Record summary:
A computed fold for a 392-nucleotide RNA from Desulfobacteraceae bacterium UBA5852, annotated as Bacterial RNase P class A. The model forms 98% of the base pairs in the Rfam consensus. The prediction has a mean pLDDT of 79. Its Rfam family is "Bacterial RNase P class A". Gene Ontology terms of the family: ribonuclease P activity, dimeric ribonuclease P complex and tRNA processing. The sequence was found by an Rfam model in a public genome assembly.
Parts: sequence; structure tokens; C1' cells
RNA sequence: AGAGCAGCACAGACGGUCGCCGGGCGGCAACGCCCGGAGGAAAGUCCGAACACCGUAGGGCAGGGUGCUCCAUAACGUGGAGUCGUGGCAACGCGAAGGAAAGUGCAACAGAGAGCAGACCGCCCCGACGGGGGCACCGCGGAAGCGGCCCCGGCGGGGUAAGGGUGAAACGGUGCGGUAAGAGCGCACCAGUUCCCCGGGUGACCGGGGAAGCUAGGCAAACCCCACCCGGUGCAAGACCAAAUAGGGGAGUGUCCGAGGGUGGCCCGCCCAAGCUCCCGGGUAGGUCGCAAGAGGCGGCGGGCAACCGCCGCCCACAGAUGAAUGACCGUCGCCGCCGGCCGGGCAACCGUGCCGACGGAACAGAAUUCGGCUUACGGGCUGCUCUGGCC
Repeated sequence: AGAGCAGCACAGACGGUCGCCGGGCGGCAACGCCCGGAGGAAAGUCCGAACACCGUAGGGCAGGGUGCUCCAUAACGUGGAGUCGUGGCAACGCGAAGGAAAGUGCAACAGAGAGCAGACCGCCCCGACGGGGGCACCGCGGAAGCGGCCCCGGCGGGGUAAGGGUGAAACGGUGCGGUAAGAGCGCACCAGUUCCCCGGGUGACCGGGGAAGCUAGGCAAACCCCACCCGGUGCAAGACCAAAUAGGGGAGUGUCCGAGGGUGGCCCGCCCAAGCUCCCGGGUAGGUCGCAAGAGGCGGCGGGCAACCGCCGCCCACAGAUGAAUGACCGUCGCCGCCGGCCGGGCAACCGUGCCGACGGAACAGAAUUCGGCUUACGGGCUGCUCUGGCC
């Protein structure tokens, strides 16, 4: 100097002029004064809860969620610490991380065969046939010669899965023995699987030793199996007040043989029950609360590797709108960047929480019940770490 990895805080302050919302005080009122007034993500609505209401809140099915271990938490699909796996040279990152020997299923093409496998080319054995050789040995023959024998060829039958081929992947790997030729067929070593023992660890697991030739591919972010967990609806929840109208008309169905209702779907049980459903027509859609005091915030001490927990003290005039408030303009300061100059360090390259001047910049983006997370968007800055190159 470059390329990366991990983390942290900030994302403005003051004053003036005018304009808003909430609270407090004064005032008959108009109005005046004082105090306060968006975010780290307020976004997404992906999870979890608090709170409210309903419910015989019971049993079950379907459905949904999680899925290595330990810990934290009100809880979670979250977080911390670790184990194993995986990507990266590394700092570090990611993991949908139980089960493939319960079952079903998928993997184009090629290939004999893709998990109850499998024979294309090869290798070996037997049979008869054809061609060639030969008399060293054996049999027959007086001899020539024939056969056994040796070599080659194709045909038929049998054995084989070691060698070759196909493929992303071929039913463990290397070597030796064995065999007619081969094969874990046997043995040695290695890998995997199962079991036993020892050591470390709360544990997942790690290290070591032994036994058994046992060899059972991949995918479950495929269906599935296993373990554990899950009532629902949601502030448009819900509570209260006020007002208005026509409790009008018609049809169907039901009344103890029970329609209908009982807060996701279905079944059973239980409870309520004489009403219920559809069509036509009419009225109202306003106000108050919920609404911010909380699993709260800040500081200190202690425990813990950490997430987090405990104790003590202080604070709450720290937004509560409801077609939805915090805005506009001006000035100063601050923050950041580039350039120029000064000062200081240094041999130099260069460096600086230093000073001055000028210019420029400030992203993503607005609460609507609240809180704990996750995900996404984004400005410049700071800190630590890894790798590469260069200079001294």
C1' cells in the first nucleotide's frame, strides 16, 4: 500500500422568526407562560410472548413446529458456549446436524448390471469337430503310420466377477497366498459397521486397546419413521356511554325422534336451546376508555468464558396522534471527505486524536397496543485480526 475477516458507537447540537400535537399553570374566554415531542431499523409481518375475549378449558384424528450437546430466557423456529461436518491459504463463515438394516420412491443417457444387482470384452474347465506338428515317452502295428501328447481355430455346455470397458457413482482398498481360472476364499495392513474394555469430558464427542471377514452406495430441503412441543381469535382485541329505527313483510325448516349454537378443520363426549336460515325493505356507523409505569430505563457492585443473572440506588413533565402532530427559513458550532499552507517526528518513503484557510457532503428512512428476537435497506467513522506485495 492492496485484498479480506470480525466487532463497536454515531446517524447531530444551539439560537432566532413563523406554524403544529400532548401535558402543567393562569384566565369567563380569546389567549399567555413553562415542559416535552419518532427509529436503529419505526420497515417486513417471519417467529415468540404480555394483555383482552370465547370455550367442558375433556378425548382423538388430521395439521403445524423443532430436530447434535449443555446453558440462558417469560417464551421462541432466538441467543451463548461447544462437538461434529463443510467452504476458505488464513483471520473466519455456514449447517434443514435424529433415522437409509421399517416400508415406498427418485437418479437422464451410457452400461451386462444402479442396491433382492449383474455378464459386454475377457479368463478357466469339459465335449465333439477342423487344421497343423511330432515319435523324446506310452499304447497299437511287420513297417509306413495312427492315437495319447503339443499348438491354433470356431461351435455347444459349465464356472468366474480378480483384469478391461460404460458411467458422476459399480456391492470395500493395497499386497501376499490359494484356485482349473477367480472371489474376503484365507492372511497382513487400512477404511467402514457392530460389540467389549480403559482414559478425558456434565454432555455431544475425543484419544487408545481388543474381538468379529460382518462389508449393509447417494438422496428423507423426497413421502415416511422416531422423539419432544402446540386451544383459538386478535387493539379493526375488548369495556362503557349516547343516539336512531319499522323488532315491518315473505319463504323454508325445527321444537325433547333436538334444527341451530358453543372462537381454525373433522369426529366423539358434554352444555345451552326454541328457535334458526334465506330474500325484500328501514335505522345507526358518534363519543370516552383501552393509550403507555413496563419481562422498563440509567448508574454502581458481585457471579459467570459468554449469553445472561443477582443486589443496591436513582428516574418516569422521556410521543400518544385518529385521515393521522414534531415542519419551513436563516445563522453559528460540531462530524466526515478532498485540496493548500504551517508546526512536529523521521535518512527517506511517509506519518500526526496538532493548527489555519477554502470547497463539498450527510444515507436508509415516519410511531398507531407493547415488548424479546430474526430478516431486509443504508451514510461516513473507529478498533482488532488474517493474507499478499514493497521500503528501511